[in-house]
RNA sequence: GCCGCUAUCGUCUAGGGGACUAGGACGCCGGAUUCUCAGUCCGGAAACCCGGGUUCGAAUCCCGGUAGCGGUG
Numbered sequence: 001g002c003c004g005c006u007a008u009c010g011u012c013u014a015g016g017g018g019a020c021u022a023g024g025a026c027g028c029c030g031g032a033u034u035c036u037c038a039g040u041c042c043g044g045a046a047a048c049c050c051g052g053g054u055u056c057g058a059a060u061c062c063c064g065g066u067a068g069c070g071g072u073g
Base pairs, nucleotide, nucleotide: 001072002071003070004069005068006067007066010026011025012024013023018056028044029043030042031041032040033039049065050064051063052062053061
C1' cells in the first nucleotide's frame, strides 16, 4: 500500500428499517430493611464513532472518513 472485520450507557453486551421512551448484566446514585456494614428488595441517571446519501421513516441499508483488530504484497 491492498483486502477483510469491528465501533451502542463508566464496562460487557442485545437489537440488522417502524412495534416503549434503544433493552439486559455489572458498576454508580437515592430509598427500604439492619445497631452498623455487607447482602437483599424498590426506584433513578447513563449510550448508537464522525460526515454525507437512500427512505415517509436509519443505531439498523449505501458511500466517505477516523480509530482498533486481523490477513497479505
The RNA shown here (transfer RNA) has 73 nucleotides and comes from a Solirubrobacteraceae bacterium. Taxonomically the source falls in Solirubrobacteraceae (Bacteria, Bacillati, Actinomycetota, Thermoleophilia). The same sequence occurs in records of 10 taxa. Its mean pLDDT, the model's own confidence on a scale to 100, is 81. Rfam family: tRNA. Gene Ontology term of the family: triplet codon-amino acid adaptor activity. It is annotated as a transfer RNA.